RNA sequence: UGUUCAGAAUUGCCGAACGUCCUCACGGACGGCGGGGGACCCAAGUAUUUGGGGCGUAGUGCGGUUUACACCGCGCAGGGUACUUUUCAGCCCUAGCCCGACAGCUAACCUCGCAGGCGAAUUGAAGAGCCGCA
Repeated sequence: UGUUCAGAAUUGCCGAACGUCCUCACGGACGGCGGGGGACCCAAGUAUUUGGGGCGUAGUGCGGUUUACACCGCGCAGGGUACUUUUCAGCCCUAGCCCGACAGCUAACCUCGCAGGCGAAUUGAAGAGCCGCA
């Protein structure tokens, strides 16, 4: 100096998934954030086994392979973290779960959730803004 493994956990990160109060506890209440259902009008004049739909960035086209599924490759589209944002370039990801024949939008109204995971990190350049220090 490089590589690998392990540990640690910052004014930390992804996410709606937080704060306060009460209770011995279980649990509950309020505020906040997020999701679903649900009129007129509008939209749709179509759809209804080729089922349909929801959360979520996680969708789609072509080709290969396979009985099929899975898998692989190339595009388009989408997402990605250390103050915020724009442009350019590079890198990575594109899951999983749920409803149960059923849902366009949608005021009033009704209803549900506040988990889980990660962790020396997506990196660099240019511009703008903000903050801090001298």
The RNA shown here (c-di-AMP riboswitch aptamer (ydaO/yuaA leader)) has 134 nucleotides and comes from an Acidobacteriota bacterium.
Lineage of the source: Bacteria > Pseudomonadati > Acidobacteriota.
The coordinates come from a structure-prediction model, not an experiment, and the mean pLDDT is 76.
The sequence was found by an Rfam model in a public genome assembly.
Of the family's consensus pairs, 85% are formed in the model.